Model confidence (mean pLDDT): 78 of 100. Lysine riboswitch aptamer from a sheep gut metagenome, 168 nucleotides, folded computationally. The RNAcentral record of the sequence draws on MGnify.

[in-house]
RNA sequence: GAGAGAGGCGCAAUUUUUAAGAGUAAAUAUUAACUUAUUCAGAUUAAUGGUUAAUAUAUGAAAGGAAAAAUUGCCGAAAUGAAAAGUAUUUAUCUGAAAAUAUUUUUUGUUGGCUUAAUGCAAAAUAUGUAUUAAGCUGUCACAAUAAAACAAUUGUGGAGAGCUGUC
Numbered sequence: 001g002a003g004a005g006a007g008g009c010g011c012a013a014u015u016u017u018u019a020a021g022a023g024u025a026a027a028u029a030u031u032a033a034c035u036u037a038u039u040c041a042g043a044u045u046a047a048u049g050g051u052u053a054a055u056a057u058a059u060g061a062a063a064g065g066a067a068a069a070a071u072u073g074c075c076g077a078a079a080u081g082a083a084a085a086g087u088a089u090u091u092a093u094c095u096g097a098a099a100a101u102a103u104u105u106u107u108u109g110u111u112g113g114c115u116u117a118a119u120g121c122a123a124a125a126u127a128u129g130u131a132u133u134a135a136g137c138u139g140u141c142a143c144a145a146u147a148a149a150a151c152a153a154u155u156g157u158g159g160a161g162a163g164c165u166g167u168c
Base pairs, nucleotide, nucleotide: 001168002167004165005164008075010074011073012072013071014070015069016068017067018066027057028056029055030054031053032052033051034050035049039097040096041095042094043093044092078111079110080109081108082107083106084105085104086103087102088101089100090099091098112138113137114136115135116134117133118132119131120130121129122128140159141158142157143156144155145154146153
């Protein structure tokens, strides 16, 4: 340098089913209040107009997220922070800017893996995800000790996957 493996409630994706979302949003009807459009600039349009709230009817959802099973790809698997560039959607309509959300690529930083708790953010949510901190379990290597020597084993401390094992 090449290629092959291990950790374990291991990681990620897809499909099907299920619960929740929710009798919610939206739609229809009635009543009431406000109103001549914005985050900014310019222009345009609206009375059978628009926004908000309440009541009733019953045609009444969906997305993201979650659980189980199966399949597939894998062990920086993958997750996440920052910066830059791009795409899409939304803010009455159009143009320009701005903001928010989602997503793609590049560079760079952190995390070996898992569990629990607290706090923050996201979410309809006491589900769950994610970041930080703390504690614990576990794998790996190094060092030290126990052990008659070696291997193995046990205990303790510490490091990080750019690692570890073995083959050429």